RNA sequence: CAAGAGAGACAGGGGCGUCCGUUUGAAACGGGCUGAGACGAACCCUUGGAACCUGAUCCGGAUCAUACCGGCGGAGGGAGUCACUCGGGUUCAAGC
Numbered sequence: 001c002a003a004g005a006g007a008g009a010c011a012g013g014g015g016c017g018u019c020c021g022u023u024u025g026a027a028a029c030g031g032g033c034u035g036a037g038a039c040g041a042a043c044c045c046u047u048g049g050a051a052c053c054u055g056a057u058c059c060g061g062a063u064c065a066u067a068c069c070g071g072c073g074g075a076g077g078g079a080g081u082c083a084c085u086c087g088g089g090u091u092c093a094a095g096c
Stems, first nucleotide, its partner, number of pairs: 001088001004086003008082003011046004016040001017033006052077003058071004089096001
């Protein structure tokens, strides 16, 4: 202190569906499906951003069913700072 690489601290963002059974209901619990994750002291993601949201009660296909798969689509939106090491620039050198 332009780029680049590494490791770290703290901080932040996000989703949780569907089918069956028990129960009068709500809620809860158990089981099946997909998934990293379907409420876990977990998981995923943080601008090099397909984590996630919007469009969307969308379109096509499959499924017992579903935000299951594909399209839409690199469309729009979307959460980050600090300090360190390597490396690099400048200089006679260091500071920077």
TPP riboswitch aptamer (THI element) from Martelella mediterranea, 96 nucleotides, folded computationally. Its mean pLDDT, the model's own confidence on a scale to 100, is 76. Lineage of the source: Bacteria > Pseudomonadota > Hyphomicrobiales > Aurantimonadaceae > Martelella.